Molecule: small-subunit ribosomal RNA
Organism: uncultured prokaryote
RNA sequence: UGAUCCUGGCUCAGAUUGAACGCUGGCGGCAGGCCGAACACAUGCAAGUCGAGCGAGAAAGCACUUCGGUGUGAGUAGAGCGGCGGACGGGUGAGUAACGCGUAGGAAUUUGCCCAGUAGCCCUAUAGUAUGGAAUAGCCUCGGGAAACUGGGAUUAAUACCAUAUACGCCCUUCGGGGGAAAGAUUUAUCGCUAUAGGAUUAGCCCGCGUCAGAUUAGCUUGUUGGUGGGGUAACGGCCUACCAAGGCAACGAUCUUUAGCUGGUCUGAGUGGAUGAUCAGCCACACUGGGACUGAGACACGGCCCAGACUCCUACGGGAGGCAGCAGUGGGGAAUAUUGGACAAUGGACGAAAGUCUGAUCCAGCAAUGCCGCGUGAGUGAUGAAGGCCUUAGGGUUGUAAAGCUCUUUUAGUAGGGAAGAUAAUGACGGUACCUACAGAAUAAGCACCGGCUAACUCCGUGCCAGCAGCCGCGGCAAUACGGAGGGGGCGAGCGUUGUUCGGAAUUAUUGGGCGUAAAGAGCAUGUAGGCGGAUUAGUAAGUUGGGAGUGAAAGCCCGAGGCUCAACCUCGGAAUUGCUUCCAAAACUGCUGAGCUAGAGUAUGGUAGAGGAUAGUGGAAUUCUUAGUGUAGAGGUGAAAUUCGUAGAUAUUAAGAGGAACACCAGUGGCGAAGGCGACUAUCUGGACCAUUAUUGACGCUAAGGCGCGAAAGCGUGGGGAGCAAACAGGAUUAGAUACCCUGGUAGUCCACGCCGUAAACGAUGUGUGCUAAUUGUUGGAUCUUCGGAUUCAGUAACGUAGUUAACGCGUUAAGCACACCGCCUGGGGAGUACGGCCGCAAGGCUAAAACUCAAAGGAAUUGACGGGGACCCGCACAAGCGGUGGAGCAUGUGGUUUAAUUCGAUGCAACGCGAAGAACCUUACCACCAUUUGACAUCCCGAUCGCCGGGCUUGUAAUGAGCCCUUCAGUUCGGCUGGACCGAGGACAGGUGCUGCAUGGCUGUCGUCAGCUCGUGUCGUGAGAUGUUGGGUUAAGUCCCGCAACGAGCGCAACCCUCACCCUUAGUUGCCAUCAGGUUGAGCUGGGCACUCUAGGGGAACCGCCGGUGAUAAACCGGAGGAAGGUGGGGAUGACGUCAAGUCAUCAUGGCCCUUACAAGGUGGGCUACACACGUGCUACAAUGGUGGUCACAAUGGGUAGCUAGUCCGCGAGGACAUGCCAAUCUCAAAAAGCCACCUCAGUUCGGAUUGUUCUCUGCAACUCGAGAGCAUGAAGUCGGAAUCGCUAGUAAUCGUGGAUCAGCAUGCCACGGUGAUACGUUCCCGGGUCUUGUACACACUGCCCGUCACGCCAUGGGAAUUGGUUUUACCCGAAGCCGGUGAGCUAACCGCAAGGAGGCAGCCGUCCACGGUAGAGUCA
Repeated sequence: UGAUCCUGGCUCAGAUUGAACGCUGGCGGCAGGCCGAACACAUGCAAGUCGAGCGAGAAAGCACUUCGGUGUGAGUAGAGCGGCGGACGGGUGAGUAACGCGUAGGAAUUUGCCCAGUAGCCCUAUAGUAUGGAAUAGCCUCGGGAAACUGGGAUUAAUACCAUAUACGCCCUUCGGGGGAAAGAUUUAUCGCUAUAGGAUUAGCCCGCGUCAGAUUAGCUUGUUGGUGGGGUAACGGCCUACCAAGGCAACGAUCUUUAGCUGGUCUGAGUGGAUGAUCAGCCACACUGGGACUGAGACACGGCCCAGACUCCUACGGGAGGCAGCAGUGGGGAAUAUUGGACAAUGGACGAAAGUCUGAUCCAGCAAUGCCGCGUGAGUGAUGAAGGCCUUAGGGUUGUAAAGCUCUUUUAGUAGGGAAGAUAAUGACGGUACCUACAGAAUAAGCACCGGCUAACUCCGUGCCAGCAGCCGCGGCAAUACGGAGGGGGCGAGCGUUGUUCGGAAUUAUUGGGCGUAAAGAGCAUGUAGGCGGAUUAGUAAGUUGGGAGUGAAAGCCCGAGGCUCAACCUCGGAAUUGCUUCCAAAACUGCUGAGCUAGAGUAUGGUAGAGGAUAGUGGAAUUCUUAGUGUAGAGGUGAAAUUCGUAGAUAUUAAGAGGAACACCAGUGGCGAAGGCGACUAUCUGGACCAUUAUUGACGCUAAGGCGCGAAAGCGUGGGGAGCAAACAGGAUUAGAUACCCUGGUAGUCCACGCCGUAAACGAUGUGUGCUAAUUGUUGGAUCUUCGGAUUCAGUAACGUAGUUAACGCGUUAAGCACACCGCCUGGGGAGUACGGCCGCAAGGCUAAAACUCAAAGGAAUUGACGGGGACCCGCACAAGCGGUGGAGCAUGUGGUUUAAUUCGAUGCAACGCGAAGAACCUUACCACCAUUUGACAUCCCGAUCGCCGGGCUUGUAAUGAGCCCUUCAGUUCGGCUGGACCGAGGACAGGUGCUGCAUGGCUGUCGUCAGCUCGUGUCGUGAGAUGUUGGGUUAAGUCCCGCAACGAGCGCAACCCUCACCCUUAGUUGCCAUCAGGUUGAGCUGGGCACUCUAGGGGAACCGCCGGUGAUAAACCGGAGGAAGGUGGGGAUGACGUCAAGUCAUCAUGGCCCUUACAAGGUGGGCUACACACGUGCUACAAUGGUGGUCACAAUGGGUAGCUAGUCCGCGAGGACAUGCCAAUCUCAAAAAGCCACCUCAGUUCGGAUUGUUCUCUGCAACUCGAGAGCAUGAAGUCGGAAUCGCUAGUAAUCGUGGAUCAGCAUGCCACGGUGAUACGUUCCCGGGUCUUGUACACACUGCCCGUCACGCCAUGGGAAUUGGUUUUACCCGAAGCCGGUGAGCUAACCGCAAGGAGGCAGCCGUCCACGGUAGAGUCA
């Protein structure tokens, strides 16, 4: 998708998680717990320590006291100088696309603390630790300040500071020399200090390789790249500076932009891979934002300093303070993430000689099912299959051994007792914790989502396209396994679902492992650069490759094996692995590289060949048009038909001459040439390529080809020519509803030439180029060879068919879409869109490159079966045609719609509803309306009680009707029992009842296509499959009827036949039928006797089969003609209706599921209605007249009906009819008269046509003809003069016409069903309609009443553009220049050294300068 195969996207089932949300929640172990606001932070804590470096040094309290004080506390606390540590540990991931990280290497460096233990000594080794000096904090004192803090003065110590001495080794050196150290403490043990060398560790630096996306980012760079000198650093270096040179990087992706900490690992996956970077571990970066240095072994320093900025706080307004991305915690944000806990007991860290102190590192505890793992919520027995629930076909089923009951157990939770390891002597936060024991008692403990398919699991009720569900498909419109509830079920389980994430499935980016003729996809074609790939031999090499070794690949993790917590999760140990990188050795087949030689690839030379290959110049004839002249006259053109148009100013036609432009008939061909586009008269010149043949020659020179360059139909553009014909635009005429079209008449660009652009096409073989291999056959072009002249072979093309193979199929098939190789281009669901933006090209038109938002669940290819086509072929049908008669016009009848109404009951609605259900509505029918009145009921069954014959009468009540009540009267059977039955009455209950709804829940029945010739199956075969074949084809038929052929062979339902009837004959039987012969009888009849011959009746048979003859056909089937025959090719008619279609019709024939009503939607009664009436339609009747009307004459049928009936006959009535009376339960009697026919009159008129309508008088039926029956008589005498568009029926005893009967029925027929009488036309299948078969196209499958396209109106969503505005980010130029390093200066200040002094050396403040953060001005890019 109707179904199929393929392509292709969407979706799901798995695993996962730092999760969140919903419902629920018993216990324990182990783990993890702000993913976004690197947002702001109150409070507490997180880095101190050392008295064995130094000086100084309290107080409370206690004791004593002479009350002055003293001792003790105590050299304690606290502070200061000094040393070491605050560069570790802890946090975070903002920045960073980088030597940041990972991995493998390297050289020009640094390194405080450390170098223990053992040992017979060497505590890595060696050497040293000398002599002096000047200050300063604290303390004291005087000040300033709100505070933070700070100034002056006096005094003091050191392992603080300074100088000198010494120097094996150390550093510098111009090789002469020059320079440089220290610190002591304490009580004898050591710990320190200085210099140098080594080790270990740490840190810095360099470098190969690897490390996200974008080319709609293609060029970037001036300290840039290199050199020299100098400076600087621990160290190399443009790290810095001066000069010189002009380099350096980039398509193997520089620069720019976006995003991002990297890794071990983690998740997923069969794996290659993909995604990710929480916890743990390694590295990096950061510490409010930006800049800066100081100290130091180490920092440009998270809990240090300075400056700038933002923010917060304090303030006495002068000035100050701060930095949780440490642990807790707060606010905020958010879907969301914990305690302002305990302890230093363990592990580790800082300091210390140590005791020890500090340690929010760490170890623990707390919170939350956040995850993983384990355990439990009981076990056994228990059938009457309890009750209750749910379902039910009412029988039962299920819940369900489930429960209860009985017998047990105590894990967990609870209570009580004992009680660890973790610690070596001491020290235990955890913690009275883990664990063990005892006790009581089934006791304390189950939910969540799902049950239409995918996908395990189904029923009832409610709802009724509502409410809702939904991952995808989709479910819901009155019987929902899909919504909601319930019962039941399957799943998981202290969890279960939902949502989000990632991988998988997805071979759906395809290296493993996809494709490109038509599904998405071969660039329009060539040339050629880089690149990729490359014939054959040999030698070498060793880059790739292969083998082996070494190093590394941290630990943890994963995997394997052990072990420890009762198991597991978890933890410990060992192994393997870490697919990688580096390095050494070896090999030399293949690839690479180098050398040499080869000729099969490729090229060159030589000789020929074919050709619309290209360019330029010239030439030619036919035709169109125009001009001139002649002839000539009224039309010509043009079309489906016309008109516009041309023409008496002479057209068209015709003759001659001329002009001009464009194109080249025939030849001409699935022929030729070219890379493609393309190329077609002839000649000349120039020129490209191909093919064949031959020998020679070069020696891999080759193939492909990103960018680049060139060619490139038509249209179009620019400039200048040219312009016959044709012809966009345009004009007019037609067509049309319109016709901005198709048709016609004109007609401008253009078409042509030259030059220059454009660069696209269904530029197609929808098929990239090259090479090799893999069956044949046939045609043809160009060459060569052979030839028996028929042809054969071979090379290069060009076509057709076809094998293997291939393909989803169609198809392709040596010209591959086969089998392979090489290289390039392109594709990844449909739409948006080859569009927007940007860029490049272009004069423009536009081209090239090329998205996203949003939206859909498909879009698509090939093939199949149908259906359809104003596609084709064949055939049939009263389908058309040929005819006859109608309808549509009139009046009436009848049905319907509509309208009306209290109601006009309901249904039927294209053919296939509408004289239909209804074979017959005055009441009834009757279902509708109004009014009255009934409720176990008008009807059925059961239960309880009572009563019981028939006829008739009376009274009361009521509008009437149906009636009601009372009185007189009292059933059957019997086993004799108020036993049974029947009928009726009364009360109540089960129930009755419903023409109420659903024909779209149904059965049955029916209509229709259609009495059309079709519809299928089994087996076989073909196809991956749906399916095909058979059933198609050639004939033939009414027919899928039959014959022949055929991968089919058979069969079934249909067709036909069998059945009924009519037509002919025979036979049997003759009454109620018949009457030929015989007789009787009256002249009226089969009336009678008689008979059964005939007609007829009704039983049984026969007869017709293309059987016979001739022809045609294929020697078939069959057809045509003929004979005979009552009938001839199915003899006429009927019954009979395949698979199916129309959700066709019917719940109002009947039956029936579900729903609904139950003093009413049931039942009864009276009256009304179904019969209404501005109108419209269908079906009919009667007519409009002379083929007729009227009157007369009276001739010839058939089928049927009849006892509540048909009625003869006689009489009455004008008649409908009435009265009397007879026959018949019917071949007996009767309805019953047949009518068209024949004769006469009428003479074309609204009539002697037509009969509506109306008046009046009657008849009949019926309880009753007012609404609302039929008929008769008299009178009245409407429309109508043959019917517009349109439309119906009919092919033979038919149409037409004429009458007759019947059902229904009291009565009522123009309807329906049946019967006979009279009795017509068809050349044919072009067209209309319907149908059948084959074929073809299809984007249809609810199947053409299909599908589907565009505009507009309104609203909304997303995007582009324009205008305006704001913000971020990057960058250019300039200005400003904090702090600070560095440089300069330093007249101010100045302890150590020198100097007797003056002063000097040195230093500091200050000032200046370079650099520079923030900030400012102007501009540019980019994003929102």